[in-house]
RNAcentral holds the sequence, with entries from SILVA. This is a predicted structure of a 1519-nucleotide RNA (small-subunit ribosomal RNA) from a metagenome.
RNA sequence: AGAGUUUGAUCCUGGCUCAGAGCGAACGCUGGCGGCGUGCCUAACACAUGCAAGUCGAGCGAGAAAGGGGCUUCGGCCCUGAGUAAAGCGGCGCACGGGUGAGUAACACGUAGGUAAUCUGCCCUUUAGUGUGGGACAACCCUCCGAAAGGGGGGCUAAUACCACAUAAGACCACGGUGGCUUCGGCUGCUGCGGUCAAAGGUGGCCUCUCCAUGGAAGCUAUCGCUAAGGGAUGAACCUGCGGCCCAUCAGCUAGUUGGUGAGGUAACGGCCCACCAAGGCUAAGACGGGUAGCUGGUCUGAGAGGAUGAUCAGCCACACUGGGACUGAGACACGGCCCAGACUCCUACGGGAGGCAGCAGUGGGGAAUAUUGGACAAUGGGGGAAACCCUGAUCCAGCGACGCCGCGUGAGUGAUGAAGGUCUUCGGAUCGUAAAGCUCUGUCGGGAGGGAAGAAGUGGCCGAGGGAACAAUACCCCGCGGCCUUGACGGUACCUCCAAAGGAAGCACCGGCUAACUCCGUGCCAGCAGCCGCGGUAAUACGGAGGGUGCGAGCGUUGCUCGGAAUUACUGGGCGUAAAGCGCGUGUAGGCGGUUUGGCAAGUCGGGUGUGAAAUCCCUCGGCUCAACUGAGGAACUGCGCCUGAUACUACCAAGCUUGAGUCCCGGAGAGGAUGGUAGAAUUCCCGGUGUAGAGGUGAAAUUCGUAGAUAUCGGGAGGAACACCAGUGGCGAAGGCGGCCAUCUGGACGGGUACUGACGCUGAGACGCGAAAGCGUGGGGAGCAAACAGGAUUAGAUACCCUGGUAGUCCACGCCGUAAACGAUGGGUGCUAGGUGUCGCGGGUAUUGACCCCUGCGGUGCCGUGGCUAACGCAUUAAGCACCCCGCCUGGGGAGUACGGCCGCAAGGCUAAAACUCAAAGGAAUUGACGGGGGCCCGCACAAGCGGUGGAGUAUGUGGUUCAAUUCGACCCACGCGAAGAACCUUACCCAGGCUUGACAUCUGCGGAAUCCCCUGGAAACAGGGGAGUGCUCCUCUGGAGAGCCGCAAGACAGGUGCCGCAUGGCUGUCGUCAGCUCGUGUCGUGAGAUGUUGGGUUAAGUCCCGCAACGAGCGCAACCCCUGCCCUUAGUUGCCAUCAUUCAGUUGGGCACUCUAAGGGGACAGCCGCCGUUAAGGCGGAGGAAGGCGGGGAUGACGUCAAGUCCUCAUGGCCUUUAUGCCUGGGGCCACACACGUACUACAAUGGCCGGUACAGAGCGAUGCGAAACGGCGACGUGGAGCUAAUCGCAAAAAAACCGGUCUCAGUUCGGAUUGGAGUCUGCAACUCGACUCCAUGAAGGCGGAAUCGCUAGUAAUCGAGGAUCAGCAUGCCUCGGUGAAUACGUUCCCGGGCCUUGUACACACCGCCCGUCACACCAUGGGAGUGAAUUGCUCCAGAAGCCGGUGAGCUAACCCGCAAGGGAGGCAGCCGCCUAAGGAGUGGUUCAUGACUGGGGUGAAGUCGUAACAAGGUA
Repeated sequence: AGAGUUUGAUCCUGGCUCAGAGCGAACGCUGGCGGCGUGCCUAACACAUGCAAGUCGAGCGAGAAAGGGGCUUCGGCCCUGAGUAAAGCGGCGCACGGGUGAGUAACACGUAGGUAAUCUGCCCUUUAGUGUGGGACAACCCUCCGAAAGGGGGGCUAAUACCACAUAAGACCACGGUGGCUUCGGCUGCUGCGGUCAAAGGUGGCCUCUCCAUGGAAGCUAUCGCUAAGGGAUGAACCUGCGGCCCAUCAGCUAGUUGGUGAGGUAACGGCCCACCAAGGCUAAGACGGGUAGCUGGUCUGAGAGGAUGAUCAGCCACACUGGGACUGAGACACGGCCCAGACUCCUACGGGAGGCAGCAGUGGGGAAUAUUGGACAAUGGGGGAAACCCUGAUCCAGCGACGCCGCGUGAGUGAUGAAGGUCUUCGGAUCGUAAAGCUCUGUCGGGAGGGAAGAAGUGGCCGAGGGAACAAUACCCCGCGGCCUUGACGGUACCUCCAAAGGAAGCACCGGCUAACUCCGUGCCAGCAGCCGCGGUAAUACGGAGGGUGCGAGCGUUGCUCGGAAUUACUGGGCGUAAAGCGCGUGUAGGCGGUUUGGCAAGUCGGGUGUGAAAUCCCUCGGCUCAACUGAGGAACUGCGCCUGAUACUACCAAGCUUGAGUCCCGGAGAGGAUGGUAGAAUUCCCGGUGUAGAGGUGAAAUUCGUAGAUAUCGGGAGGAACACCAGUGGCGAAGGCGGCCAUCUGGACGGGUACUGACGCUGAGACGCGAAAGCGUGGGGAGCAAACAGGAUUAGAUACCCUGGUAGUCCACGCCGUAAACGAUGGGUGCUAGGUGUCGCGGGUAUUGACCCCUGCGGUGCCGUGGCUAACGCAUUAAGCACCCCGCCUGGGGAGUACGGCCGCAAGGCUAAAACUCAAAGGAAUUGACGGGGGCCCGCACAAGCGGUGGAGUAUGUGGUUCAAUUCGACCCACGCGAAGAACCUUACCCAGGCUUGACAUCUGCGGAAUCCCCUGGAAACAGGGGAGUGCUCCUCUGGAGAGCCGCAAGACAGGUGCCGCAUGGCUGUCGUCAGCUCGUGUCGUGAGAUGUUGGGUUAAGUCCCGCAACGAGCGCAACCCCUGCCCUUAGUUGCCAUCAUUCAGUUGGGCACUCUAAGGGGACAGCCGCCGUUAAGGCGGAGGAAGGCGGGGAUGACGUCAAGUCCUCAUGGCCUUUAUGCCUGGGGCCACACACGUACUACAAUGGCCGGUACAGAGCGAUGCGAAACGGCGACGUGGAGCUAAUCGCAAAAAAACCGGUCUCAGUUCGGAUUGGAGUCUGCAACUCGACUCCAUGAAGGCGGAAUCGCUAGUAAUCGAGGAUCAGCAUGCCUCGGUGAAUACGUUCCCGGGCCUUGUACACACCGCCCGUCACACCAUGGGAGUGAAUUGCUCCAGAAGCCGGUGAGCUAACCCGCAAGGGAGGCAGCCGCCUAAGGAGUGGUUCAUGACUGGGGUGAAGUCGUAACAAGGUA
């Protein structure tokens, strides 16, 4: 620091996802040790049990028992236990410590201040005091009630309990005097007078003074207390500024509300409370309401800013079963106190009672999940106490949990036959791997044995010595010091030493990309994986296992959550023309921002100082545990806030100016700017009349429609409504919407010129207000044309459309609504700055001119082009999308959705505001290359057209589909279909049935035997099975014998075999586009890039053929040429070929010859070379000459980059899979030949351009030794007999080529056409022609009379037509290949069909139009809105009721202290009771909000192949 993912590829936008760090975690697998931390995040759910707050006998009274001892009359008594225990009165504490986070959006918290508005027990300090009395109440005793808890009554008693009085420095209160300060409210100092207010004693010691008098009391002294007052410290309370959550779909809230006066209340201010008076107070800088939440130091993350968070530790707050309340107290409205109400639990004798773990443990429950009912007060701290000491689940320790962090170990060295084994393998090997074993060592942890801390200082006791009050005192007492003794839960722990022994100690995740790490097997869109992209449909590095590898390691992964990456909310640090995003436009409020000069001030700002910013944490340095984690000390820091002080550039503010911003004034012209009234002509329609007759109208074509009742057309007249041709223009005006005949009236704005005036008056603009096309709505008019809806006619598969004929709202006017739009420049407004060029509109200046124009120039508007710059690109470019500033609006992935709900507006339609669940891994922008288009341009091709002949109809042949079958083997489908198959009766043969074989029909290897080979017999359909006989050869050697090679048999196993599967695992070969003219590369250049350029353009060509031009220059594969055949000529050669001359023959038969033909080898020839014209002088084209041939002469071979996962595993080869007494092999028979049909390709025909008969000519190219087979003979014939010749320019097929030509006949007929079919008889091949061959003869003589829609071939030696040969082959072509004979017609032309090439255009296509894609319907699932309602929660208001309690009133009942009184009694004061105010729970009614649920219903989303259509994307076929 980035990466993956939208595309065929690219750039951008944009979301999703990943890599990092963290956690109080949980889950899975695994787990050796230690240290330090940490551990209910959920049910503030309910709790059994134990413990968590007591202590003081030096405040007070009282005071056991067990046990032990003694006595005893056996009833008991005494001593001790013991002034102990337990309890009571009283004091202090219980408001701390500990827990939790429910509530709380608040002065709760943080920070900085204030209190002149306050309190403060214990503590410190200062001053003064502590006098005299009194009456009670517990305990205790007696008694009563109660099950209990507990309670009532009577009696006794003490105090540091209570009360009264005295005293009053002082405090407080009231009234005066006086000084200081002040926020003007008050505060405070001094002082005068009056009033009010205290107290408690305990313990130790002592005897100087007094009394009793050993000793004690009073007293003194010490100490602990007590009282009053002042100060301090600490703690607390209250107030204020500022700061920190979400929702505006919460916009208005408020009656004690806001303020005042008075009274009350409090420690204290205050509307805190009450009475009265006034009518205020809060709010867009967010009141009120709703939701959520303890706050902070900090913690996590981050470069930082920020974001998230608030466990442990620390500060503050709140709470203690829920709600309310007060009491006590210095302090509470009180976790382990009280009262009441409620819920719950428990006890009960049913009458009543008891309880509150959010203390520590622990239990149940909830939950993914969180520990021991441990030890100790040794340390630290707290309470009480004079102290010892007691208490302390605070705390310190231990236990449990890998929950986290840190440390250590599971060994080290050596060791190559690279062992065995595993895995892979191309079978060679590679790898696990120095890894192991083996050898040599070490000793951490764990185990055993032994030693063994620090944490402890105190307190107390003893001793020593010092100081102190009174006193005579070295004694006693008090205070501090030194020595000795005494105190450790953890714990026999840490640590140290020794012993033995490599011995006990490694896993987890991952290995397609991101992301580090690859192979095999299994599986076969199954099972499964997955964070994103995506893997899996038979060769999966992605699933599962294995081997290997990578990463981390006592852990490793997964899940959840936070920050980061994310500049993806952008302050730092983003955007808005087309990606999401500029409000439709204006006026303007608040607010924000604001020209220039001077002076002032010092709020912002900046500097200095100071206070604070708790500690801990983070950071730095040093130190302590062996290190580290952890921890101690010091420093720094805490970016903040307050106060003091300084500076004054900028901003703000105050004052005074300025003129350039802005405005005013004067002059001038331009304009569809707006409103109102009027008016003109053309046209449409209608009405009237005339002329006139049969049509008109409309369309692609028609029809509906109109018209003989007179239309259309035409002429004249009239009515009415609406709109204003030409001018008219990327012309003008307006803020936008928008505005168009002419005239008048009223009226807004802009501009030019002048430079007189004002003097910053400005810009923007949340809300608000106004304007706002069309359509639509309301009321009333109007209505010619046009025209939703509607009707009809067409079109169509349908046509609720497009087209046509009609036609109503509406369009028009007035008034009122609506308030939207692709309201667009898809571009908010303002100001300044930043090259130009060229149009145009308005106004002005200058030169010149008579003038207009032209030219130069200024301002304002409106266009085009373009530099720098910007932009993802397209593009923008002084009219910015450039460079800057100011203000407003808006955006944050797609869908859901501009939807639901709520609110506001509207008569309605609807508008504005505006979500969520759910779902997807994209949705997008621009540009690129292709492909495509019922887009365009140019150009080719038997593509169409022109023409000739066919196919489609018939019969037959053949192939295919289908069907059938035991099987009809398989493949091939534009590019299959007389194709693989150049030849299925058996064989072939792959299929079916049946019979057999199992190392096999075939290959290699081993052992044994024989060998080879031949013949015969039995069974059988054969294969095969069984049996018998003959018969030994070749090579070598160490030769009665042995060995070996070929061959055969037997046996065992390695293996053979497979036309079994996958052509979508492949090679090779082939088809097709297409013999089309294209396809690319190097370098350079352009572009961010894909890519472009070159290859486009102008010409030209059959051609990317060539020329010219050009940021291209070259090159390659294709084209062409080189090759073959053919057309002309020449040379060479002359048999088997040829024959002109000579001779000869029936015959080139023979002699002879090689001229010719021919044969077959080599050469020549054609190149736009020559001439003319055209063309750009070119390339080239047109015409001509010559020539056998002329513009690539004709034909062939030759097929670029690639496309179709095209075809072929059944030619062959090959990977994998499958099969192995069968899917192999052999054999017999059958099938591939089936047949109701359908299609393709052919043959033969339908006839007279013909059929038949007879006669007569002329080829070429081939083939032939298991072959071609002559003559001759036989047969009507197929053919047979025959066997000459021929290894073939010699012989044969083979001669007769056929059509043609000549002659004859047939005469238009299902025929003398046609030959199918069938009967009979034969021939040939072959082991065998039944299924199922070909041919011959005789007989038979079918359909068929030129073929619907449709469709094929062919442009010249071509089509058509005629025959010939060959391959295959025993036999079997109407097929295929080849050969020659005869031999045409037509092409105007490129509009159309098909295919193709180039350029261009659009695109939402890119498996590329056989593409993409929309909506309804049907089905399934999911979330959601509405919904008669129903349920729950919460809350407002009104009312009822009202516990406890405070307060107030009353208080006739009760009443010790004080007062009066001799007493009785009375008084003061108090209490109960009662009344009242307030009020919790509760109840009633009525609203709000939220959640859940609801028959039914609405749309939405998702889903493999469903249905209907075709809306959109190419002019998408109606843009």
Model confidence (mean pLDDT): 85 of 100.